[in-house]
RNA sequence: CUCUUAUCCAGACAGGUAGAGGGAUCGGCCCGAUGACACCUGGGCAACCGGUCUUCCCAAAUUGGGGAGGAUGCGGUGCCAAUUCCGACGGCGAAUGCCGAGAGAUGAGAG
Numbered sequence: 001c002u003c004u005u006a007u008c009c010a011g012a013c014a015g016g017u018a019g020a021g022g023g024a025u026c027g028g029c030c031c032g033a034u035g036a037c038a039c040c041u042g043g044g045c046a047a048c049c050g051g052u053c054u055u056c057c058c059a060a061a062u063u064g065g066g067g068a069g070g071a072u073g074c075g076g077u078g079c080c081a082a083u084u085c086c087g088a089c090g091g092c093g094a095a096u097g098c099c100g101a102g103a104g105a106u107g108a109g110a111g
């Protein structure tokens, strides 16, 4: 980088460095010299994967094993303005709107 798959209306901030743009793209609307974005340190959120513990079921002579949950937060990621900030393409509807797709993000697996 590509493919597969799951999730995306919940949740979670302080200090330091630095100094102008940032929120993927476009439009809107926001954030930003009362210092955003980014980076570093510490803290936190969450529970995707692994670990550990545990409940039930299956199988089994036992150990080991398989399946469905739960707990923990130890390890690997991720995340900590706004629903992925809203929309973009399609369908339904008189309309606020609803549903789906696409794009994007993150995890796990594969190449």
Stems, first nucleotide, its partner, number of pairs: 001111008013042005021031003025088004043080003048076003051072008084103001089100004

A computed fold for a 111-nucleotide RNA from a Bacillota bacterium, annotated as SAM riboswitch aptamer (S box leader). Rfam family: SAM riboswitch aptamer (S box leader). Rfam describes the family as follows. The SAM riboswitch is found upstream of a number of genes which code for proteins involved in methionine or cysteine biosynthesis in Gram-positive bacteria. The source organism's lineage runs through Bacteria, Bacillati and Bacillota.